[in-house]
Context: one part of a larger RNA
RNA sequence: CUGGGGUGUAAAGGGAGCGUAGACGGCUUUGCAAGUCUGAAGUGAAAGGCAUGGGCUCAACCUGUGGACUGCUUUGGGAAACUGUGGAGCUAGAAUGUCGGAGAGGCAAGCGGAAUUCCUAGUGUAGCGGUGAAAUGCGUAGAUAUUAGGAGGAACACCAGUGGCGAAGGCGGCUUGCUGGACGAUGAUUGACGUUGAGGCUCGAAAGCGUGGGGAGCAAACAGGAUUAGAUACCCUGGUAGUCCACGCCGUAAACGAUGAUCACUAGGUGUCGGGUAGCAAAGCUAUUCGGUGCCGCAGCUAACGCAAUAAGUGAUCCACCUGGGGAGUACGUUCGCAAGAAUGAAACUC
Numbered sequence: 001c002u003g004g005g006g007u008g009u010a011a012a013g014g015g016a017g018c019g020u021a022g023a024c025g026g027c028u029u030u031g032c033a034a035g036u037c038u039g040a041a042g043u044g045a046a047a048g049g050c051a052u053g054g055g056c057u058c059a060a061c062c063u064g065u066g067g068a069c070u071g072c073u074u075u076g077g078g079a080a081a082c083u084g085u086g087g088a089g090c091u092a093g094a095a096u097g098u099c100g101g102a103g104a105g106g107c108a109a110g111c112g113g114a115a116u117u118c119c120u121a122g123u124g125u126a127g128c129g130g131u132g133a134a135a136u137g138c139g140u141a142g143a144u145a146u147u148a149g150g151a152g153g154a155a156c157a158c159c160a161g162u163g164g165c166g167a168a169g170g171c172g173g174c175u176u177g178c179u180g181g182a183c184g185a186u187g188a189u190u191g192a193c194g195u196u197g198a199g200g201c202u203c204g205a206a207a208g209c210g211u212g213g214g215g216a217g218c219a220a221a222c223a224g225g226a227u228u229a230g231a232u233a234c235c236c237u238g239g240u241a242g243u244c245c246a247c248g249c250c251g252u253a254a255a256c257g258a259u260g261a262u263c264a265c266u267a268g269g270u271g272u273c274g275g276g277u278a279g280c281a282a283a284g285c286u287a288u289u290c291g292g293u294g295c296c297g298c299a300g301c302u303a304a305c306g307c308a309a310u311a312a313g314u315g316a317u318c319c320a321c322c323u324g325g326g327g328a329g330u331a332c333g334u335u336c337g338c339a340a341g342a343a344u345g346a347a348a349c350u351c
Base pairs, nucleotide, nucleotide: 004323005322006321007320008305009304013319015203016202017201018200022196023195024194026090027089028088029087030086031085032084034083035082036079037078038077039075040074041073042072043071050066051065052064053063054062055061093193094190095189096188097186098185099184100183105179106178107177108176109175110174111173112156117151118150119149120148121147122146123145127138128137164171165170208249209248210247211246212245213244217243218242222238223237224236225235260318261317262316263315264314265313268296269295270294271293272292273291274290275289276288277287278286279285280284300307301306324351325350326349333344334343335342336341
């Protein structure tokens, strides 16, 4: 450097999905012949090179013949396995229908109890609170504690589980309405309708931004008290944005399984969740079979750690990405954004 080798942890899987172009694609039969294979014709100058002869005594050198020049052009000459393409058919892939149960899947509305805080009233009196120890702070204008009533916001103890659902982000009180997906059974329907997916579009925690609400608790910033040599911290007392709601932006995370998607194949053992089948009359147990989710483990793989039917094994298709460290996810340019910034993304120089 590469058509090479790689991407769990060394550089490297896009945060996730839908899907356009493209790439790749099941079984049977038949036509065509673009790819493919083959024949023929022309050309591929000569010299040189190669093989084998000949001539200078040999060799260098000169020279005859052969082959080569792996190519290109033409040709309705041929073949039909594979790819392609047209027709006909199939059901194992895919989808639909019917039946069934599981689930914090999503959106909206309503409701509930515990707790914190605040307010009002009663009882009651000198402390409360906080810490390693204190102090700031609160309290005789009656606190803390306790009883009753009220207000308001946010979150839903137990159940709860290497349990469930979702593409990922994520989802947990209860009820109702609307709604998405997966799974099992059946084998009725369609008949390859599939896989992946550059661009593109959509979704996307927290923080942050805009407008309007809301504000109990918590709490960046900030103030005070401590600690300390100092303490712009850790600890304490307060406390504003924010956290909550509606609408609109932002588009990033150790967005992690640090493991792209899909398909097939390859010892076992043991839990658990959702279905089916069979047996035992039974809550249940046993056997078996699909689909999830865990652990252990063989072969194999791996630098090792480890992975091991939920592969990091063995193969296939498609996409993304990597190519020494720093400079640097920076500069410049461009696109997007209200901004914060995001995306794309170098070089000099240096080791």

Record summary:
This is a predicted structure of a 351-nucleotide part of an RNA (small-subunit ribosomal RNA, central domain) from an uncultured bacterium. Rfam family: Bacterial small subunit ribosomal RNA. The coordinates come from a structure-prediction model, not an experiment, and the mean pLDDT is 87. The full RNA is in RNAcentral, with records from ENA and SILVA.